[in-house]
RNA sequence: UUCUUAUUCAGAGCAGGUGGAGGGACAAGCCCUACGAAGCCCGGCAACCGGUCGAUGAUGACACGGUGCUAAUUCUUGCAGCCUACAAGCGAAGGCUGGGAAAUAAGAA
Repeated sequence: UUCUUAUUCAGAGCAGGUGGAGGGACAAGCCCUACGAAGCCCGGCAACCGGUCGAUGAUGACACGGUGCUAAUUCUUGCAGCCUACAAGCGAAGGCUGGGAAAUAAGAA
């Protein structure tokens, strides 16, 4: 890097430290940010893998190790179909379903 499987409307610092301008994957939109961005440290959340304990008509507990996460539903949409009302030429609005993309974990090449 690619593939497979699972998950993604819950949770976690509105006075923590450092740092100094950017950030929210990409595009558009819309947001956050000097009442201080990213990154790093600390704290916290969760419990995917390992571990320990427990159970074995059970599938739970701990959070020790490996990751992850810690504004907004994966912030919204991005492709297709359907529905509603407006209009009735194009079109724009709202909703539903499926898909795509992305992220994370575990496994494989």

The RNA shown here (SAM riboswitch aptamer (S box leader)) has 109 nucleotides and comes from Indiicoccus explosivorum. The prediction has a mean pLDDT of 80.